Predicted 3D model of a 473-nucleotide part of an RNA (small-subunit ribosomal RNA, 5' domain) from an uncultured bacterium. RNAcentral holds the full RNA, with entries from Greengenes.
Context: one part of a larger RNA
RNA sequence: GGAUGAACGCUGGCGGUCGGCUUAACACAUGCAAGUCGAACGGGCUCUACGGAGCCAGUGGCGGACGGGUGAGUAACACGUGAGAACCUGCCUUCUGGAGGGGGAUAACAGCGGGAAACUGCUGCUAAUACCCCAUACGCCGAGAGGUAAAAGGUCAGCCGCCGGGAGAGGGGCUCGCGUCCGAUUAGUUAGUUGGUGGGGUAAAGGCUCACCAAGGCGACGAUCGGUAGCCGUUUUGAGAGGAAGAACGGCCACACUGGGACUGAGACACGGCCCAGACUCCUACGGGAGGCAGCAGUGGGGAAUCUUCCGCAAUGGGCGCCAGCCUGACGGAGCCAGACCGCGUGGGGGAGGAAGGCCCUUGGGUUGUAAACCCCUUUUCUCAGGGAAGAAAUCUGACGGUACCUGAGGAAAAAGCCUCGGCUAACUCCGUGCCAGCAGCCGCGGUAAUACGGAGGAGGCAAGCGUUAUCC
Numbered sequence: 001g002g003a004u005g006a007a008c009g010c011u012g013g014c015g016g017u018c019g020g021c022u023u024a025a026c027a028c029a030u031g032c033a034a035g036u037c038g039a040a041c042g043g044g045c046u047c048u049a050c051g052g053a054g055c056c057a058g059u060g061g062c063g064g065a066c067g068g069g070u071g072a073g074u075a076a077c078a079c080g081u082g083a084g085a086a087c088c089u090g091c092c093u094u095c096u097g098g099a100g101g102g103g104g105a106u107a108a109c110a111g112c113g114g115g116a117a118a119c120u121g122c123u124g125c126u127a128a129u130a131c132c133c134c135a136u137a138c139g140c141c142g143a144g145a146g147g148u149a150a151a152a153g154g155u156c157a158g159c160c161g162c163c164g165g166g167a168g169a170g171g172g173g174c175u176c177g178c179g180u181c182c183g184a185u186u187a188g189u190u191a192g193u194u195g196g197u198g199g200g201g202u203a204a205a206g207g208c209u210c211a212c213c214a215a216g217g218c219g220a221c222g223a224u225c226g227g228u229a230g231c232c233g234u235u236u237u238g239a240g241a242g243g244a245a246g247a248a249c250g251g252c253c254a255c256a257c258u259g260g261g262a263c264u265g266a267g268a269c270a271c272g273g274c275c276c277a278g279a280c281u282c283c284u285a286c287g288g289g290a291g292g293c294a295g296c297a298g299u300g301g302g303g304a305a306u307c308u309u310c311c312g313c314a315a316u317g318g319g320c321g322c323c324a325g326c327c328u329g330a331c332g333g334a335g336c337c338a339g340a341c342c343g344c345g346u347g348g349g350g351g352a353g354g355a356a357g358g359c360c361c362u363u364g365g366g367u368u369g370u371a372a373a374c375c376c377c378u379u380u381u382c383u384c385a386g387g388g389a390a391g392a393a394a395u396c397u398g399a400c401g402g403u404a405c406c407u408g409a410g411g412a413a414a415a416a417g418c419c420u421c422g423g424c425u426a427a428c429u430c431c432g433u434g435c436c437a438g439c440a441g442c443c444g445c446g447g448u449a450a451u452a453c454g455g456a457g458g459a460g461g462c463a464a465g466c467g468u469u470a471u472c473c
Stems, first nucleotide, its partner, number of pairs: 001473004006469005013344006019337002021302001026300003030297003035062003040059002043056005069255003079179006087172003092168007100134004109124006139148003153160002181227003188218003193215008230252004234245004257278005280291004308334001310333003316330001317328004347377004357368004381414001382410006391400001417462005422443003428457005438445002
């Protein structure tokens, strides 16, 4: 000098674009953040012009594995990059074939019960695009004979769906080469450990798992152990080489009170699902129950320090639905904060008797200083009034927003501070103080004339900021 997710002190007019718990992955009141489909099904309630319409718990389907948060853990195929073979893939696109018979249940509901509650038991009835059986094979298995699986209908008759298989797109799982912090005051390490055979398991290769056999595997090219840490695109600095960082935005990973486990499913070992254990909090009729903000706001706490319990689904995107539409704290916006960057303003021209006042003085004067007053002018911004969008996708639909912007009126009106002035380093005098009070980044100032302390006048620098502190180059 540059930089920052900054903080602190003094000061503070406006706009645009961004950013805003770096600390306790501490604990959380309250509300909202994932639903949707009646064109799968039986049923209930309300209304009815008897055609039907609306709403609803339940069964069923799809979605809740996305989107959003955080960085605890992880030194690892986690990430980056480049290769690879033994794999899976709902919805979407395309090609191809099929949808024939039959059956038994069960919620809802009704009845009777249990419980303070959460919830739950028994009996009985019923439907389906829920479930089961038979048939059927281009597919798969098998050398072959042969074996093995399906399906579902709905509708306003336009369509929307269902099942098997091939290909694609996109997504994902797995393997390997190389790269990726510090410590040797960590030198040895390893028992499913290294390899083989066989069985099991997985979507899939594999010591993934198990039995047996062999005794291997790794290591000064740093194994093991310990410490620290999410990785990258990038960011910052630097002429570069290099150093430092990894906020915001984008990609990947990991986690969801702590630890463990599986279920369902195309996909999870699942943030707002389930089970067990633990700590904590809450309810209880003491028998037993409920909960998980590292979602958006918000609270306490910690801290030098970090925002509204806002508006809207109008746009973009997502889920469901034939649609209409519903849901969406994703998102679009507004609010707060000079936190950052950029832009604008706080007026322009004239004006010497160089006014008054202040300060200095050798008492002549100098300086503040064209500065002010005063005259002329302008109106960005501001205030008031009127008009008023694009963003919307040929119809409908705008949260932002009566916003941006435009026009008119008013009036210099309402808008400047902060740091420094011994040298480095740009800017000097007076007074006070007297090694005191104090200053200070380094050198150093202060003990009676201090350009270095405090005040004043003046000056220099930057400017809605200016200084200080911290950290990096």